This is a predicted structure of a 1398-nucleotide RNA (small-subunit ribosomal RNA) from an uncultured bacterium. Its mean pLDDT, the model's own confidence on a scale to 100, is 84.

RNA sequence: AGAGUUUGAUCCCGGCUCAGGACGAACGCUGGCGGCGUGCCUAACACAUGCAAGUCGAACGGACUGAUUUUCUUCGGAAAUGAAAGUUAGUGGCGGACGGGUGAGUAACGCGUGAGUAACCUGCCUUACAGAGGGGGAUAACGUUUGGAAACGAACGCUAAUACCGCAUAACAUAUUUGAGUCGCAUGGCUUAGAUAUCAAAGGAGCAAUCCGCUGUAAGAUGGACUCGCGUCCGAUUAGAUAGUUGGCGGGGUAACGGCCCACCAAGUCGACGAUCGGUAGCCGGACUGAGAGGUUGAUCGGCCACAUUGGGACUGAGACACGGCCCAGACUCCUACGGGAGGCAGCAGUGAGGAAUAUUGGUCAAUGGGCGCAGGCCUGAACCAGCCAAGUCGCGUGAGGGAUGACGGUCCUACGGAUUGUAAACCUCUUUUGUCGGGGAGUAACGUGCGGGACGUGUCCCGUAUUGAGAGUACCCGAAGAAAAAGCAUCGGCUAACUCCGUGCCAGCAGCCGCGGUAAUACGGAGGAUGCGAGCGUUAUCCGGAUUUAUUGGGUUUAAAGGGUGCGCAGGCGGCGCGCCAAGUCAGCGGUCAAAGUUCCGGGCUCAACCCGGUGUCGCCGUUGAAACUGGCGUGCUCGAGUGCGUGCGAGGAAGGCGGAAUGCGUUGUGUAGCGGUGAAUGCAUAGAUAUGACGCAGAACUCCGAUUGCGAAGGCAGCUUUCCAGCGCGCUACUGACGCUGAGGCACGAAAGCGUGGGGAUCGAACAGGAUUAGAUACCCUGGUAGUCCACGCAGUAAACGAUGACUACUAGCUUUCCGGGAUGAUUGAGUCCUGGGAGGCACAGCGAAAGCGUUAAGUAGUCCACCUGGGGAGUACGCCGGCAACGGUGAAACUCAAAGGAAUUGACGGGGGCCCGCACAAGCGGAGGAACAUGUGGUUUAAUUCGAUGAUACGCGAGGAACCUUACCCGGGCUCAAACGACAGUGGACAGCUCCUGAAAGGGAGUCUCCGGCAACGGCCGCUGUCGAGGUGCUGCAUGGUUGUCGUCAGCUCGUGCCGUGAGGUGUCGGCUUAAGUGCCAUAACGAGCGCAAUCCCCAUCUCCAGUUGCCACCGGGUCGUGCCGGGCACUCUGGAGGGACUGCCAGCGCAAGCUGCGAGGAAGGCGGGGAUGACGUCAAAUCAGCACGGCCCUUACGUCCGGGGCGACACACGUGUUACAAUGGCGGAGAACAGAGGGGAGCCACGUGGCGACACGGAGCCGAUCCCUAAAAUCCGUCUCAGUUCGGAUUGGAGUCUGCAACCCGACUCCAUGAAGCUGGAUUCGCUAGUAAUCGCGCAUCAGCCAUGGCGCGGUGAAUACGUUCCCGGGCCUUGCACUCACCGCCCGUCAAG
Repeated sequence: AGAGUUUGAUCCCGGCUCAGGACGAACGCUGGCGGCGUGCCUAACACAUGCAAGUCGAACGGACUGAUUUUCUUCGGAAAUGAAAGUUAGUGGCGGACGGGUGAGUAACGCGUGAGUAACCUGCCUUACAGAGGGGGAUAACGUUUGGAAACGAACGCUAAUACCGCAUAACAUAUUUGAGUCGCAUGGCUUAGAUAUCAAAGGAGCAAUCCGCUGUAAGAUGGACUCGCGUCCGAUUAGAUAGUUGGCGGGGUAACGGCCCACCAAGUCGACGAUCGGUAGCCGGACUGAGAGGUUGAUCGGCCACAUUGGGACUGAGACACGGCCCAGACUCCUACGGGAGGCAGCAGUGAGGAAUAUUGGUCAAUGGGCGCAGGCCUGAACCAGCCAAGUCGCGUGAGGGAUGACGGUCCUACGGAUUGUAAACCUCUUUUGUCGGGGAGUAACGUGCGGGACGUGUCCCGUAUUGAGAGUACCCGAAGAAAAAGCAUCGGCUAACUCCGUGCCAGCAGCCGCGGUAAUACGGAGGAUGCGAGCGUUAUCCGGAUUUAUUGGGUUUAAAGGGUGCGCAGGCGGCGCGCCAAGUCAGCGGUCAAAGUUCCGGGCUCAACCCGGUGUCGCCGUUGAAACUGGCGUGCUCGAGUGCGUGCGAGGAAGGCGGAAUGCGUUGUGUAGCGGUGAAUGCAUAGAUAUGACGCAGAACUCCGAUUGCGAAGGCAGCUUUCCAGCGCGCUACUGACGCUGAGGCACGAAAGCGUGGGGAUCGAACAGGAUUAGAUACCCUGGUAGUCCACGCAGUAAACGAUGACUACUAGCUUUCCGGGAUGAUUGAGUCCUGGGAGGCACAGCGAAAGCGUUAAGUAGUCCACCUGGGGAGUACGCCGGCAACGGUGAAACUCAAAGGAAUUGACGGGGGCCCGCACAAGCGGAGGAACAUGUGGUUUAAUUCGAUGAUACGCGAGGAACCUUACCCGGGCUCAAACGACAGUGGACAGCUCCUGAAAGGGAGUCUCCGGCAACGGCCGCUGUCGAGGUGCUGCAUGGUUGUCGUCAGCUCGUGCCGUGAGGUGUCGGCUUAAGUGCCAUAACGAGCGCAAUCCCCAUCUCCAGUUGCCACCGGGUCGUGCCGGGCACUCUGGAGGGACUGCCAGCGCAAGCUGCGAGGAAGGCGGGGAUGACGUCAAAUCAGCACGGCCCUUACGUCCGGGGCGACACACGUGUUACAAUGGCGGAGAACAGAGGGGAGCCACGUGGCGACACGGAGCCGAUCCCUAAAAUCCGUCUCAGUUCGGAUUGGAGUCUGCAACCCGACUCCAUGAAGCUGGAUUCGCUAGUAAUCGCGCAUCAGCCAUGGCGCGGUGAAUACGUUCCCGGGCCUUGCACUCACCGCCCGUCAAG
C1' cells in the first nucleotide's frame, strides 16, 4: 500500500466482498510449564444456608461467673459473703450516610469543563479565645401480675447516668435598632462605636501528677448544597407547547436562593439556532481503530450520578428521605393454633432459572485501609491470599551437534529407473531449562506494646531486648537420575503463502466474493506432499479500517444517482473603494485550571518480557496584558456596482375592443347525371337527384404567403389587420442618489396539454362508442361515422422528455465567421459596402476541462457567493400517516424482502421487414428434370435371436461401401480353445509333434495308426512342437481428451504483421475516399510507410506454329503386288505420336479518362482483353465428421467385451423420405439396309479374331497379342418399310416354365438367355433441382472393385448439339462503406405479460 467481482474486450460511475487490528466473548479440534491481569454482556428473575457493622464496663444502674471468708451438713454438698479479673441483656455515646454491589431509571445542570454563592451547611480533625456554678424531675433494665401459638406486648411498682429539664453566668454569637468609615458588577458586604433582648456545659480513669472527654465563639481543613456559560444520541411521517404556566408584590418554608409552596395582580414564557412529543441511553477519565480528521465504545481500574423487591412517606441525625433502619400500600415467598405474624443477596460465597456463555457455600486480619476504644484489643466476604477456567497477554520448553548407502516404509512419475518424505530416522557425541526426587530456604515486619537504658525542651525522640506471617516450606538456591514426561490446528482455484494421485460424476458436497461438481475436479471426500501459525489453531458474532462509499481534511449533480417548471421576496448567508476609532472574532506573552491511573518519551526494579515504580509533554475552558493586517461594529467620505433622469430605437411581450379574406361545414336555389367516397377492399352517401359546378346566406374556429439557421418573454409560451392601455429590453448623453447589492429555506405569484365545476358556443378535428376491413384472434394500426373535448367567460387543479435533460449572480481566460437591434467614422450628401463600438442569437475552434461523447467568452474552463438536490439495483415515487383538492389526483415519502449487480460513454463483431455501392444460374429470360407410376438403391420407422456400426438442415440419405451367397463381418444362435488365431523375448524339454491314412463330428476340433528333423566329430546352432514366465488380444467406451485427414462458408476477396501516428484504454489508422477490376486487381489521393498469408502468375491438359525424333504410326513422289487393303521395297514431306520451344502483352490504331483502365462487327492473328478446362482452398467458423482406415491419452474386458468353426443375419416390410433407372410414346416403336463415323481406356488364372453348334445366354475348337502391331469396339444419326393415337406393335413390372455361366456351394440371397405372362403409368398438387456453349439436352463406349454380381451407382471418353439473359425491384447467399442496437452462445439473439404444473 491494495485486491476480486458488471463487459467479447475497454474506460468510468457504483455497490458487494476480501486481506489488518481489536474482544469481559462463544463453539470445534488439540493441550507441557510459569508470571501478570480477567471472568453473568442474558432474568434490576427468584432465592435455601453461612458470613458481610459494630464497638466502648475508663458514661450508667444491674445481672452472671468467681478466689476468699463464714454458717449448716446426711460429709456427697447447701446457704451467705463477694476482692482481683472476666462476661454482658438494657440505658447512654460514637459508628451503622463510609466501605462493598448494580445500571433499572434518567436526554437532565445528570455528566464533562469553566465560573459564581455578597444566598449556604459541615460530626470527627487543627489553631485561637473563653467557660464548666448550683439544682430538679423522670425512665429502661429489674420486680410483681397478666395477654398471645408465635412475633410481640400491657398494667402497676423501684432505680442510675456523659440520658432529660429549669435557674445562674456569658460574648467578637443571634435578633432588633442608632451612628461613623470603607469596599463591591447589582441585590449589598466588611470594620468600628453604642443600646435592648435571648441562649451553654458532664463527667470519667488514676494515690497523684496528669490524661481522655464537655460548653460557647472565631478561623482553617475536609466533605457537601445551590446557581450560571459552553458541550452532550435519533426521529419533522412529532410544529406548535404551556394555567403555577411567565413575571410582580406580600407571606410561608429551607442550611440557603428560588412558584419550592400560598393569596392577590399582570399576560406573559418557550419554539425551524427545532420547543413539545416519541424512541434509545447512566455520564466521564479513558478503551479499540485510524496517517490524521474522525468512527465505534463506556467490561475490569478511577471520578460523578442514580438505585437497593415495586411505589410512596417521613423520623433520627452534622450528614439519609437511609442496600444488611422505621411506617404505609402492591406483588411474591414462608410460618400459623387462622386470630395474626416474618422476609427482601443489584454485599461475599452458593442454588435454581434464563442463556451460546462466565468460577470456591476456601484461608487470614500478617500487611494496606476503615469503625469503636485511653489502651490492650474487638469487628471488617473492604482488603490480602489461595482455588477453578488456554478466556487474554508476556515468557520458556518439547532438545543440541554430527550423521547418505540419501536405509526401510509411504506417495508420485516419463516406471529395469527416478523424484519426494529427507539429516528427517536409525546410529554416535553432548546438554538438562521445565517436570520428578532429595536438601536448604526468603523478602513481605515495621509500627505498636511490655521490660531495661539514654537525651533533652516532661512528653517527645533514640538504643537494646522480647513478641507478631494467612499466603507457605511458596518464590528462590544447591544436588541427583535421565532425551528421558511434553504438538497441534487450519489451509493449499484466484484474491492468498502452499500440488499431485485416487474416489465421486450437477450426485454427495464446498463456498467470504468470483464461483467449483454433468467421467481425466490443484475448488467435493481420502491420501501423500506443501504452506501458515504454534500451546494453540480455526469458525462465528460485534467494532474500526480498507470505504475519498456522507467527502471539514476529502466527493459530486449535460448523458452514470442528483438543478427546484419559473419568477418575486421576509428571515438567513455573503458583499465595492478610502480614512479614522473600538477591539467581538483573530494573533501573541503571562497566570489559573486541565484529579490519579492510562497514552508518548526518558530512566529504574522483578534473570528478560508482560507487569510495577519515578520523572516528563499536549488540546480545551477561564483570567489578564498587548497587537490591529484581515473579518466585524461605529463614524465619515467616494463613484466604478445598483438605481433615477433626458434622448432614441426594437420586438408573434401582455390585456381589452373593432375589422378582414380564403378554406370548411350547413341552409336555400340553379345547372347537370350516375355514381361519389374511400382504399388492398368494404361500411357510408346517392335516381326522394348525391359528388361536381354557379349564386345567395349562416356559423364557428384558425390565420396561407411573408417565415428565417429571425424576434420577444422569467418560465409556460407568443403569429391576419387595426385602436387603446400596461410592461420590458437595448443604445447614446453623463445631470442625479451614493453600496441602496447578490442569493434566497419557508412564503406569495405565474405555470403547456389533458382534466374538473357553472354558464355559453359548437364549423373543423376528434378520446369513448358504433360499423367496415385486416388477422389465428385484432377490445389496435387502416376506413366510414361520432359523444365528451377542442373555442369563450369565471373558478379550480399544479403536473410534463415543464429539456440546453446544464440553478442564479459576479469577475477573468487566444480567436475566426454568420446573423438581429442600436451608436460613431468612412463612403463627397443618399445607397450597397468597409472600419470601430455596445447588446442579443448561431456555427467552428486554441488553452483548459471531461470517463468519453463532447463543452469551449451564451463553458461542462479558472475562481467566488448563495440556494436546491444525490449516495447500489429492484421493491417504489409504492404503503402508512399528514397537508392540499369538488373529484381525478398532487405534495411529503418509508420498510420487510431480494439481487451481485443495475448503469454511463466509447470499441470490435454479428444482426436489421436501415441506407448506399457491387457480385453469384441468386432472381428474371430459357431448356430439361424431380415431386404422380413401376422398379433399383440409400435412409427413417417398424419387426427380429440378429436385422453390426457410423453419417442426420444447407455440409446425412447410389454416403464410409471402387462389389455383403461362404469369406468379408464387426451382429445373432450353437459347438470349441485359454500362451491363446497371429507375433516377440527368456528358460526348460522333445526330435516327427509336421505330412499321410483311417474313425468320429455340421465344421472347428478330438482320437488312432504309420513314417527320414537338418548342419556339425563335439560343444552348439537352425527348424518345428510342447511346458512355464513376461509381453498379448479387443471394430469395447470417449471425435466433448487428441494427431492425421475431410466437409462447409468459398476460389468468396479477404485475413494480418512490423515500425510510425492517433486514443487514458479496448482499439483505430494502414485496409478509408474517388475511379477501376474477376480480384485488398491497379491508379490517384492520403499519418502513414512497408511487408506477409490469400488474388494473379508460376504447374498440367486442350486450341496454333516451329524445331528435334520416326516405329507398331503415316503415304506426297518412285518401284513392286493384290479382288481389295501402306500389303511390300523405299521415304519421314504431311497426319499423328513423344519431347523442346515460339505465340497474347491492351503490344498497335481510334475515342473517352489525370492515371489505372474502359469502349470499338478496328487491324493483324490459330487464339483478344482472365482464350477453355484442371490442380491449387488465406486468417478462421461450425466443441462439424471420423477412436470402424490408421495412430494415440484415459477408462473398461482377460476360461472373455479375446479367438476358431458351422448356420443365420446385414437382403425382413403396414408405411414415410432422398437419389436414380425405365416409361407414359409418332422429333416415337418395330423390321430391314448401306463393310456409316469416335475417343479414352483395358487385356496373361487375360482380351479373344476366325470357324463350328445352339433361337439365345453360351459351348467346343482355335490364330494373334504382355500391345500406336492383336483383341475388347460403338450407338444415336442416315435411308427404306410398317404401325396411326389405342393402355396400343407404347410401357415393361410381376409371375410361370426351360436354360447358360461363375463358384466348394446360387434355398434364404447371383447375373444372364429363351418361351409365355403383360401390372402401374396417357406428362404428374403445393413445392422444388440443374444448366449461360461445344454448355444444357441426347447417344453410346470404357475403366476401377471383381470368381461371379444384384452397376440403373461412381469415375472417365467421345458422337449429335440448342434456347435465353430486358435487367437487378424482389427471393437466397456473399463482399465493401455507413447507420441504429438493451444482441456478443451474437436475431434460431435478447426479452415482456398471462396461464398451467411444481

Source information:
RNAcentral holds the sequence, with entries from ENA and SILVA.